[in-house]
């Protein structure tokens, strides 16, 4: 010097997941989710529905069905609807990357009033993509 891993600081990412009193237990704000009239709207085994940005389509490959067939189940690997990315908003198929999990028990459209919960958990050593416009700092 140039790669890789670990670990600690400033300091940020995703999400609602923060702050504030209190010895504790727990209580506030805030922010977020659900239930719930009328009007209106909709049709319930092809079950329905909720949180989430996570929906959808093909193609491989294994099981399973008495063979074929086909249909379920599970990997897997493309693609997509939609999502995230270092002061903000917009653009531009720029780039890079998500595109899961889970809960509810036959039940729930919206919804004033009113009831009823959450405040986890997981990661980044980048941060310098460019354009308008603005805001902050410094002069």
């Nucleotide at each position: 010097c140039c790669g890789u891993g670990c670990g600690c600081u400033c300091u940020g990412c995703c999400g609602a997941a923060u702050c504030c009193c209190g010895c504790g237990a727990g209580g506030g704000a805030a922010c977020c989710g659900g239930g719930g009239a009328a009007c209106c709207a909709c049709u319930u085994u092809u079950g329905g529905g909720g949180u989430g940005a996570a929906u959808c389509g093909g193609g491989c490959g294994u099981a399973u069905c008495u063979c074929g067939g086909u249909a379920u189940a599970c990997g897997c690997g493309c693609g997509u609807a939609g999502g995230a990315g270092a002061c903000c908003u917009u653009c531009c198929c720029g780039c890079u990357c998500c595109g899961a999990a889970c809960c509810c028990g036959u039940c729930a459209g919206c919804u004033a009033a009113c009831c009823c919960g959450g405040u986890a958990g997981g990661c980044g050593a980048g941060a310098c993509g460019g354009a308008a416009g603005g805001a902050a700092a410094g002069g």

A computed fold for a 139-nucleotide RNA, annotated as c-di-AMP riboswitch aptamer (ydaO/yuaA leader). Of the family's consensus pairs, 92% are formed in the model.